[in-house]
Transfer RNA from a Minisyncoccota bacterium, 72 nucleotides, folded computationally.
The source organism's lineage runs through Bacteria, Bacillati and Minisyncoccota.
The sequence is in RNAcentral, with records from ENA and MGnify.
Rfam family: tRNA. Rfam links the family to the GO term triplet codon-amino acid adaptor activity. It is annotated as a transfer RNA.
Model confidence (mean pLDDT): 81 of 100.
């Protein structure tokens, strides 16, 4: 250089056209407790950037940055 795969909450992962982007863990707040833990309840937070296509894009196409792999 080509070529491939992936980029979604702080982390792990779902959602592969249909619109409240959804779980678990972690944060806060409440409730038990003498106190902490652990259980329960509530609750905040996310589509890597830029065009296009479609009534509608986390999906689908382009090109960008970045991440792993392969040839050279």
């Nucleotide at each position: 250089g080509c070529c491939u795969u992936c980029g979604u909450a702080g982390u792990u992962c779902a959602a592969u056209g249909g619109a409240u982007a959804g779980a678990a863990u972690a944060g806060c707040u409440c409730a038990c407790u003498c106190c902490u833990a652990a259980c329960g309840a509530g609750u905040u937070g996310a589509u890597c950037c830029a065009g296009g296509u479609u009534c509608g894009a986390u999906u689908c196409c382009u090109g960008g940055c970045g991440a792993g792999g392969g040839c050279a």